Predicted 3D model of a 74-nucleotide RNA (transfer RNA) from a Coriobacteriia bacterium. NCBI's taxonomy places the organism under Bacteria, Bacillati, Actinomycetota, Coriobacteriia.
């Protein structure tokens, strides 16, 4: 230098192919339940998707540049 993969709540990760409300599962609050705790049971917060443009009525999803972090080859 080249050529690959990955980037989405505090973590760990699905969603993308096939565009149409941004989820899960662990943690965080509160409330039940207990003598208390844990654990089991209900409610809630908390991200608008790595970054910057570009098609589109409409972008995590499609093009394109960038940037992180890893593999590979030289």
């Nucleotide at each position: 230098c080249g050529g690959g993969a990955u980037g989405u709540g505090g973590c760990u990760c699905a969603g993308c192919u096939u565009g149409g409300u941004a989820g899960a599962g662990c943690g965080c609050u509160c409330g039940g339940u207990u003598c208390g705790g844990g654990a089991c049971c209900g409610a809630g917060a908390g991200g608008u998707c790595g970054u910057g443009g570009g098609u589109u009525c409409a972008a995590a999803u499609c093009c394109c540049g960038c940037c992180a972090u890893c593999c590979c080859g030289a």
The coordinates come from a structure-prediction model, not an experiment, and the mean pLDDT is 82. It matches the Rfam family "tRNA". Its family is annotated with triplet codon-amino acid adaptor activity in the Gene Ontology.